[in-house]
RNA sequence: GUGAUGGCGGGAGAGCGUCGACCGGGUCCUUGGGCUCGGGCGGCCGCCGAAGGAGCAACCUCCCCGGGAACCUCUCAGGCACCCUGACCGCCGGCAC
Repeated sequence: GUGAUGGCGGGAGAGCGUCGACCGGGUCCUUGGGCUCGGGCGGCCGCCGAAGGAGCAACCUCCCCGGGAACCUCUCAGGCACCCUGACCGCCGGCAC
């Protein structure tokens, strides 16, 4: 100096959307239903891009094939009150070359 990595700190965007059953609590009543709160789960629509993933420009090549970056694009995945995650940045530490 390069590569990956550990710890700490900072770190954006987008619905506290809607419906459904299940579990627990409360309440009403015509005892089987209604309403409401909390929990996790599933469906539907809308949206975000900075985990991950995918795509390609210049360029390399006589040509073809191939190689070829991102915070760009896609939105598979992930995410959309808080929490968590989080590219990237700063500091510290060791590992390999």
The RNA shown here (Glycine riboswitch aptamer) has 97 nucleotides and comes from an Acidimicrobiales bacterium. Lineage of the source: Bacteria > Bacillati > Actinomycetota > Acidimicrobiia > Acidimicrobiales. The coordinates come from a structure-prediction model, not an experiment, and the mean pLDDT is 80.